[in-house]
RNA sequence: GCCUGUGUGGCGGAAUUGGUAGACGCGCUGGACUCAAAAUCCAGUGAUAAUUUAUCGUGUGGGUUCGAGUCCCACCACAGGCA
Numbered sequence: 001g002c003c004u005g006u007g008u009g010g011c012g013g014a015a016u017u018g019g020u021a022g023a024c025g026c027g028c029u030g031g032a033c034u035c036a037a038a039a040u041c042c043a044g045u046g047a048u049a050a051u052u053u054a055u056c057g058u059g060u061g062g063g064u065u066c067g068a069g070u071c072c073c074a075c076c077a078c079a080g081g082c083a
Base pairs, nucleotide, nucleotide: 001082002081003080004079005078006077007076010026011025012024019066027045028044029043030042031041032040046056047055048054049053059075060074061073062072063071
């Protein structure tokens, strides 16, 4: 230099062929239980603003589409291969 693959909450990892993003697990927070802890059980857990709602959020920036994590283009990072 060329080719291929991967990139999703704090972490791992789902999302049927474009149609409710983040299931499930770990972690974390609060509670129950305990003399206290561990284990177990229950609830919560993306961001911003506001009070129960709204907007944004799939590596970055564009494009296609009524609609994109998913398709297309460029770039970035990582992994593998060829020279």
A computed fold for an 83-nucleotide RNA from an uncultured Bacilli bacterium, annotated as transfer RNA. The sequence was found in a public genome assembly. Its Rfam family is "tRNA". The coordinates come from a structure-prediction model, not an experiment, and the mean pLDDT is 80.